RNA sequence: GGGCCCGUAGCUCAGUGGUUAGAGCAGGGGACUCAUAAUCCCUUGGUCGUAGGUUCGAGUCCUACCGGGCCUA
Numbered sequence: 001g002g003g004c005c006c007g008u009a010g011c012u013c014a015g016u017g018g019u020u021a022g023a024g025c026a027g028g029g030g031a032c033u034c035a036u037a038a039u040c041c042c043u044u045g046g047u048c049g050u051a052g053g054u055u056c057g058a059g060u061c062c063u064a065c066c067g068g069g070c071c072u073a
Stems, first nucleotide, its partner, number of pairs: 001072007010025004018056001027043005049065005
């Protein structure tokens, strides 16, 4: 340099073009307990990597760029 894959919450990841973007873990509060752990309930947290394009409508489709990984020369 070329090719392929990935980028969504603090972390690991879901998410058929159409409801207000979700789960687990983690954080905060509570219940239970003599107390702790475990368990249960409630709850905070998001410019969906960036910028454009297509569309009535984009996390999702297209393009460029940025970052990461793998392969190849």
A computed fold for a 73-nucleotide RNA from a Planctomycetaceae bacterium, annotated as transfer RNA. It matches the Rfam family "tRNA". Gene Ontology term of the family: triplet codon-amino acid adaptor activity. Rfam's curators write: Transfer RNA (tRNA) molecules are approximately 80 nucleotides in length. The family's RNA type in Rfam is transfer RNA. It was read from a public genome assembly. Lineage of the source: Bacteria > Pseudomonadati > Planctomycetota > Planctomycetales > Planctomycetaceae. The coordinates come from a structure-prediction model, not an experiment, and the mean pLDDT is 83.